[in-house]
Molecule: RNase P RNA; transfer RNA
Organism: soil metagenome
RNA sequence: GAGCUGGCUAAACAGUCGCUGUUUUAUGUUUUAACCCAUAAGACGGAGGAAAGUCCGGGCUCCAUAGGGCAGAGUGCCAGAUAACGUCUGGGCGGCGCAAGCCGACGGAAAGUGCCACAGAAAAUAUACCGCCGAAGGCAACUUCGGUAAGGGUGAAAUGGUGCGGUAAGAGCGCACCGCGCCGCUGGUAACAGUGGCGGCAGGGUAAACCCCACUCGGAGUAAGGCCAAAUAGGAAUCUUAUGCUUGCUGCCCGCGGGUAUAGAUUCGGGUAGGCUGCUUGAGGUAAGCGGCGACGCUUAUCCCAGAUUAAUGACUGUUCCAGACAGAACCCGGCUUACCGGCCAGCUC
RNA sequence: CGGGGCGUAGCGCAGCCUGGUAGCGCACCACAAUGGGGUUGUGGGGGUCGGAGGUUCAAAUCCUCUCGCCCCGA
Repeated sequence: GAGCUGGCUAAACAGUCGCUGUUUUAUGUUUUAACCCAUAAGACGGAGGAAAGUCCGGGCUCCAUAGGGCAGAGUGCCAGAUAACGUCUGGGCGGCGCAAGCCGACGGAAAGUGCCACAGAAAAUAUACCGCCGAAGGCAACUUCGGUAAGGGUGAAAUGGUGCGGUAAGAGCGCACCGCGCCGCUGGUAACAGUGGCGGCAGGGUAAACCCCACUCGGAGUAAGGCCAAAUAGGAAUCUUAUGCUUGCUGCCCGCGGGUAUAGAUUCGGGUAGGCUGCUUGAGGUAAGCGGCGACGCUUAUCCCAGAUUAAUGACUGUUCCAGACAGAACCCGGCUUACCGGCCAGCUC
Repeated sequence: CGGGGCGUAGCGCAGCCUGGUAGCGCACCACAAUGGGGUUGUGGGGGUCGGAGGUUCAAAUCCUCUCGCCCCGA
C1' cells in the first nucleotide's frame, strides 16, 4: 500500500418550552376512613440495528387433550447447539482466490413416467452423412454389398480418457495408468478419506418436471381471549335429553364441539355502545468463574431498561466537527432477508 | 394487524399450469377507392414481458429477493 474476518458506534454538549409512562407530595371532590378521579409541583424512565419486509420458527390465548385416514405443504451431505427453525456452530465434499478467506436449494437419474426446440445419420430400445477398410462389378469416374466408429461435420449435450500393442481398417479387442462400479481392510461418532482385490465399463442431461426415499407440519390469531357494565326495553340465562336447521376444527371422509327452534327442570339476571385487562420480569441484560474447538450451557452476584390507543420521544436558541445515512415500537421473543453517510477497535493475509 | 391477487406494445387483455415462434382488439403509419373527409380494404412499424439474482443448453413461463398497485377480513 492492497485486502480478509469479527466486534462496537450511529454527531456531541448546554439552555428554554412542551408530550408520554411510573412514583412521591400537596390541594380539591367524594367518603366514617381509605381507594379511585382531577389539578399542580418534584424525582426517575422514554425507539432500532434494522423497530422494516412479514419470509421462517417458538411462546401465549381460544377451538377437543390437538384426534384418525387420504390429499397437501415444507426441508434435504454429516455431527452438534437450541424452546424451535429453512437459523447457528464445527466438520466433509465441490467451486473461486497467490493468501487470509469466501460461496454452495449439497438425497436419489441402473424404481418408474415425461421432456430435450433448431441443427444433425442418430437425442437414448440406439444409429451411420462424410470418411477409413475389404469383396464384387467396371478401362475409368464410380456403383453395390459388408465391416468400422479412430478422424471430420451437427449440436448446449454424441455412449469413458491418455498411451502402447493389435488389426484389412478399426474398436476395452488386449495391456498400463487415470476415472467409474462392486466387495473388503484401516482411520473417523458420521459425512468421508486412504488403501487392496475384482469387474472391460454398465444406460447423456433435466427432480427450482412429475415422482421415489427420509424427516417435519392441526387451525385461527392479542381486533386472540377474559372481566365490568349506564340510558332504555321486558323477559333473560343455565342445565339435560330427543329431533331438525346452521356453524367451527385449512380441502375430503370419519370423529368431536358450539349456536338456534320446540318440550322439561333450575336460577335472577342478560344483550348492545363503551370501559378495564391481556401489556410488558423476559427462553431478559451486565459482570465474574467453570465446561466445550465452537454455537452454547451451568453457577454466583447485580440491574429493571418504552408500553401508547387519533396513538408520546418534539420544537427553538447557542457552540464544535469530518456537516450527520437508512429509518419510528403497537402481544412478545429467536432468526433470515432487504435498506444504510461514515467512524473506531482487535486479529489475520499478500 | 392478518390474508389474497395483479404488473406483457400508447390503452384493454391472451400466452405462464405443461420452458424453445411473444399474439389479439382499438390506436399509429403508408397505399388504394373519393373532388376532399369519414367509413372500408390491403400492407407495415412499435414490446428491457415491473426490477435484480439463480436453476436450465434455453426463462414472459420455474425458484428466491425486491418495487409498485388493487382487493378482502376483523